[in-house]
Context: one part of a larger RNA
This record gives sequence, structure tokens and C1' cells, in this order.
RNA sequence: GGAUGAAUGCUGGCGGCGUGGAUGAGGCAUGCAAGUCGAAUGGGUUCAGACCCAUGGCAGAGAGGUAGGAACACGUAGGUACGUACCCAAGAGUCAGGGAUAACCUGGAGAAAUCCAGAAUAAUACUUGAUGGUCCCUUCGGGGUAAAGAUUUAUCGCUCUUGGAACGGCCUGCGGGCUAUCAGCUUGUUGGUAAGGUAACGGCUUACCAAGGCUACGACGGCUAGGGGAGGUGAGAGCCUGGCCCCCACCGAUGGAACUGCGACACGGUCCAUACUCCUACGGGAGGCUGCAGUCGAGAAUCUUCCGCAAUGGACGAAAGUCUGACGGAGCGACGCCGCGUGGUGGAUGAAGUCCUUAGGGACGUAAACACCUUUUAUGAGGGAGGAAGUUUAUUGACGUUACCUCAUGAAUAAGGGGCUCCUAACUCUGUGCCAGCAGGAGCGGUAAUACAGAGGCCCCAAGCAUUAUCC
Repeated sequence: GGAUGAAUGCUGGCGGCGUGGAUGAGGCAUGCAAGUCGAAUGGGUUCAGACCCAUGGCAGAGAGGUAGGAACACGUAGGUACGUACCCAAGAGUCAGGGAUAACCUGGAGAAAUCCAGAAUAAUACUUGAUGGUCCCUUCGGGGUAAAGAUUUAUCGCUCUUGGAACGGCCUGCGGGCUAUCAGCUUGUUGGUAAGGUAACGGCUUACCAAGGCUACGACGGCUAGGGGAGGUGAGAGCCUGGCCCCCACCGAUGGAACUGCGACACGGUCCAUACUCCUACGGGAGGCUGCAGUCGAGAAUCUUCCGCAAUGGACGAAAGUCUGACGGAGCGACGCCGCGUGGUGGAUGAAGUCCUUAGGGACGUAAACACCUUUUAUGAGGGAGGAAGUUUAUUGACGUUACCUCAUGAAUAAGGGGCUCCUAACUCUGUGCCAGCAGGAGCGGUAAUACAGAGGCCCCAAGCAUUAUCC
């Protein structure tokens, strides 16, 4: 000198764009954040529009955080023994049956959460058989395996196969922390055979066999840490950092487990245990903000319990549409960057006042007053978008009384902070008297202190200026 997710002190006019819980991954009141489909189905209610319950289908993305992890977690370059719902292309098919069950009704238990029994019923729910192929296995003889309908008759679906797109699983080489005051580590350990398991290779698991495997090029242990794109600084080499945004990984009160599903061992799913909080009729139950707001706590310190689905995107739906704290916006904070303004021209009797003085005068100083001018900004009034695309018409804007344009009023609404011994730009007076105090370093202060305190003047920056902390 530059930088910061900063904080503190003093001060503070406006706008645009960004940015804002870094500490206790501490606890959370309240509301909302994941639903949708009647063109799959049964029922209840209503005059009706329509609404509700249940079965069923699809979805559960996005969003948040960085605790753990030194590891194929990440980056990069390769590999293949594998998978894929939705989407695209092509081909083929969609036959015949069956038994249940929820809601509802009846009865019962319970404070509640909820549960039990009985009776009835539907489906694109479940299930049996058939057939089939460019499917699978095969000893090449053969064996195995599918489907679902709805309907306004135009379509939407369903099953099988192949290919694509995009995404994922797994494996490997290389690369990027500190520590030897950690020197030996390892028994599913290293390899083989066989079997099991998986979508898939594999000690992934098991049995048997062999005794291997790693290590001074640092194994094993300990400490620390999410990684990268990137960011800061620097002429560069390098050093430091990983907040916002993007990609990847991991986490969801703590620990463990599986179920469903194309996909999870699943933030707002299930089960168990633990701690905590809440309800209770004491028998038993309920919960998980590291979603958006908000609250308490701890802290130097970090925002609104806002508006809207108009746009972009997502889920469902044939569509209309519904949902969406994603997102689009507004609010708060000088937290940062950038821009603008706080007026312009003239004006000497150099006014008053203050300060200094060699008492003559000098400085603040064209500064003020005063005269003329302008209106960025401010306030008021009028006009007024783009963002809108979606089928042609029609309709659709949260922001938004917005941006922007025109007019009116009137200099009107707007300047501070730090410093002045040297480093280092900028000096005098008064007070104090090694006191009170200053201070980044050197150092100042013990009676003329340009270094303390006040005043006048001056210097630097400016809606900021200083200080502290950290990095180069």
C1' cells in the first nucleotide's frame, strides 16, 4: 500500500448493485415450507355448484448446514463386471379367470393418541392360468418369464424387446495438510479354491488351504481440516484463504437398523435405544427449524413472525388448474463497491467576532453579509413503461402511487472524522509542571512542552473517517 461475511468509536443526505448468525451441529413458542390426480376406484354429504373420507397412481425435487471424514472424499486422466422411473426413436402385444380389503355401517375399549371385533363392496390394488418374442438359461432336446384399463371415439394409458439421451454404481494411475517427542503395523489380515450375496467386479460374506500383505519414497498412531472451480496479495515465483455463486462429497436431536421404491438405508417416512421437552384421568402418549420468518441463550457481532406465484423452474394432472418460504420482489443494516449531492457567479468599508502580535499590524477571508442565477437533489401535481411468453381473440404484474418524462415551489432538505516532534503532509498561544497524561516505533512531560489538555490556524480523506483483529 492492498484486502475483509468484520467489529468498535465519532458522524451520517440520496440512489443502484451486491452482501448479512463466522460463536453453541445449543434449545425452540407460533405460522407456513409437498403435494397432486374424479379422464384409475368405492363411499359419505349437499337443492346445486361443489366438498370430504378411503383404496390406488405418480411425486417427495428443490431448499439448509459443514458436524464428521486425511478417505478413491475431492481434482484430473482413464477403465467396465453394471443399473436407470420420467423423456425420445423403432418393433411386437394388450387373452381368460379368481379371492380379498379400506373408507362406510354395527358393536366395543381408551382421558387422549389410537385400537379391536363383526358384516358388505370396487379398482389401473392383489393374484392364477394362457400365449408370445429381436428376452433369459441351455447338455441345443428343451425349459422359464408379460400386460389394465378409462373414455366425450379423439386419444391417454399398460406389457415386452432394442437403441438413444441424460444420470448414476464400481475400479485404477497421479495430485493436494502438520507431526518420528508416533517405528514397527496387520488375522478376513494377503492370496488361492468353492459357495453365497449384489444391478455389478471384489474377503463383500462364509468354509477350507497357503503364510502372506504394508513400512524410512514414512506404514501404524496422534493433531487439524469438507474438496475443487476460485478469492486476496504480489512484477513474478510464491504465500494466505475456501464466506456469497457453481460442481462434488457428507449430515439431518444422538446412536443403530431395515422397509418401500428406478433411485434412500430417506431433513418435514418407519422401527429400536438414549438424552431432552411437552400432554396425561398416571394406565399411557406426542415431538425433532443444520427449510422461511421469528424467539431465548452464549457472543465483539450478523436482518422482516413482509408481498406474490406476474416471471423462471419443479411436482401432479389430458387439460383447466392446484401446490411451491425454490424463486421473483419489497423491508432492515454506510457491511462493501460504484455514482450523485450538500449550490453557482459577483462581492473589500478586507465588516463584526475570535486568535496571534514586535501593539504598527497580521490570520480566519470572497469566507460572511449583500446582489444576481440555477434546481441535480427534496417536496407537490400530472403523465407513465418494459419485464407478458403462453393458440388467434379476450384475460393475466407481487414489484408498482416503481423506473422514466413534464410542470410548479424555493438555496431551499443535506459535513464530518482523524491528524499537525521525527518516521509523515500540516504551528502558534494558554494551562499543567516526571503531575495529569500521550504513545505504532524512536520517545515526550521535572516552569517558556510545535509531543499532555484547551483554543485559533493548518494538513489528509470525505458520507464517511479513524481504531482493533487477520492475510499478502

Model confidence (mean pLDDT): 84 of 100. Small-subunit ribosomal RNA, 5' domain from Parcubacteria bacterium OLB19, 472 nucleotides, folded computationally. It matches the Rfam family "Bacterial small subunit ribosomal RNA". NCBI's taxonomy places the organism under Bacteria, Bacteria candidate phyla, Candidatus Parcubacteria.